[in-house]
A computed fold for a 73-nucleotide RNA from Caenorhabditis remanei, annotated as transfer RNA. RNAcentral records the identical sequence in 6 taxa. The RNAcentral record of the sequence draws on ENA, Ensembl Metazoa, GtRNAdb and Rfam. Its Rfam family is "tRNA". Its family is annotated with triplet codon-amino acid adaptor activity in the Gene Ontology. Taxonomically the source falls in Caenorhabditis (Eukaryota, Bilateria, Rhabditina, Rhabditomorpha).

RNA sequence: GGUCCUGUGGUGUAGUGGUUAUCACGUCUGCUUUACACGCAGAAGAUCGCCGGUUCGAACCCGGCCAGGACCU
Numbered sequence: 001g002g003u004c005c006u007g008u009g010g011u012g013u014a015g016u017g018g019u020u021a022u023c024a025c026g027u028c029u030g031c032u033u034u035a036c037a038c039g040c041a042g043a044a045g046a047u048c049g050c051c052g053g054u055u056c057g058a059a060c061c062c063g064g065c066c067a068g069g070a071c072c073u
Stems, first nucleotide, its partner, number of pairs: 001072007010025003018056001027043005049065005
């Protein structure tokens, strides 16, 4: 330098164009306990890596860029 893959709450993930973006772990609050843990109930937390385009509508399609990875040279 070239080709391909990945990027979504703190972490790991689901989502393949449609109205409130899923779940688990974790965090916080309450109940429970003498207390802690477990358990139960609830809450907060991601404008989907960035910019632009297509579309009535984009996490999803297209282009560029950034970061990580694999292979080739």